[in-house]
RNA sequence: GACUGCGUGCCGCAACGGUAGCGCCUCUGACUCCCGAUCAGAAAGUUACGUGUUCAAAUCACGUCGAGGUCA
Numbered sequence: 001g002a003c004u005g006c007g008u009g010c011c012g013c014a015a016c017g018g019u020a021g022c023g024c025c026u027c028u029g030a031c032u033c034c035c036g037a038u039c040a041g042a043a044a045g046u047u048a049c050g051u052g053u054u055c056a057a058a059u060c061a062c063g064u065c066g067a068g069g070u071c072a
Base pairs, nucleotide, nucleotide: 001071002070003069004068006066007065011023012022013021018055026042027041028040029039030038048064049063050062051061052060
């Protein structure tokens, strides 16, 4: 340099173009003498950034950035 897939809460991942969910972590409560486990609840996302398409975009198109993979 060319090609290729990826970027979503702290972290690991989901999500036929139609209310962004699950686990983990954190906090609160119940239980317990205490801790842990268990149970209930809560908080935490400008879906990497920008533009476009669309009634509607995490999802489609283009560009940029980032960390990978293959080739040179």

Notes
This is a predicted structure of a 72-nucleotide RNA (transfer RNA) from Acipenser ruthenus. The prediction has a mean pLDDT of 83. NCBI's taxonomy places the organism under Eukaryota, Bilateria, Vertebrata, Euteleostomi, Acipenser. The RNAcentral record of the sequence draws on Rfam.